[in-house]
Molecule: Glycine riboswitch aptamer
Organism: Pseudomonadota bacterium
């Protein structure tokens, strides 16, 4: 010093589950729609929690699996993880 690896960053892909209901309200020429609050039923891939193979050996630490507390179930947003780029940061060598 380059491969590699971690994190940041900017573009892209990105599931699932009622466009349920009910009150009260905004807006309006009228439905619609949009806003809060509630009731049931759902969903798992932000987060969080428990664990299991396995690791370590004090008792820990652990997933895409479990739970659903939050979030979410038209479109927008979010989205785990992921392509590809960074004269951005680290650590290796």
């Nucleotide at each position: 010093c380059a491969a590699u690896c971690c994190u940041c960053c900017g573009c892209g892909g990105g599931a699932g589950a009622g466009g349920c209901u009910c009150u009260g309200g905004u807006c309006u020429c009228u439905g619609a729609a949009c806003c809060a609050g509630g009731g049931c039923g759902c969903c798992g891939a932000a987060g969080g929690c428990g664990c299991a193979a396995c690791c370590g050996c004090c008792c820990g630490g652990a997933a895409a699996c479990g739970c659903u507390c939050a979030g979410g179930c038209a479109a927008a947003a979010g989205g785990a993880c992921u392509g590809c780029g960074g004269c951005a940061g680290g650590a290796a060598g």